[in-house]
RNA sequence: UCUUUAUCGAGAGUGGUGGAGGGACAGGCCCUGCGAAACCACAGCAACCGAUCGGCCAUAGCUUCCAGCGAUGGUGGAUGACAGGUGCUAAUUCCUGCUCCGGAUUUCCGGAGGAAGAUGAGGA
Numbered sequence: 001u002c003u004u005u006a007u008c009g010a011g012a013g014u015g016g017u018g019g020a021g022g023g024a025c026a027g028g029c030c031c032u033g034c035g036a037a038a039c040c041a042c043a044g045c046a047a048c049c050g051a052u053c054g055g056c057c058a059u060a061g062c063u064u065c066c067a068g069c070g071a072u073g074g075u076g077g078a079u080g081a082c083a084g085g086u087g088c089u090a091a092u093u094c095c096u097g098c099u100c101c102g103g104a105u106u107u108c109c110g111g112a113g114g115a116a117g118a119u120g121a122g123g124a
Stems, first nucleotide, its partner, number of pairs: 001124008013042005021031003025097004043089003047086003051079003055075005061069003093116001098113006
């Protein structure tokens, strides 16, 4: 960098340096000299990866066959990780962008699904 897959309405900040931008892109709408981006320090949140424990479901097997036992797979819960590895700490991914459906009859409202994006894990 490309690709596959899961999740994305919750949650979580202080200080220092810095000095005008930032919220991916476009249109909006917001944040920002009561200090943006970026960097540093400490702190916090909890999605994935990984470990352990136990619950439920399915499959076939065994047995002393009202039931019990261990195995495999799936699922969600709890704990913890040598202070784990990434990530994150305004607004639903801030809203919309494309398709379909319903309602309005006017440039709107609602719903579902996509596209794009972000993050984790796997692969090239």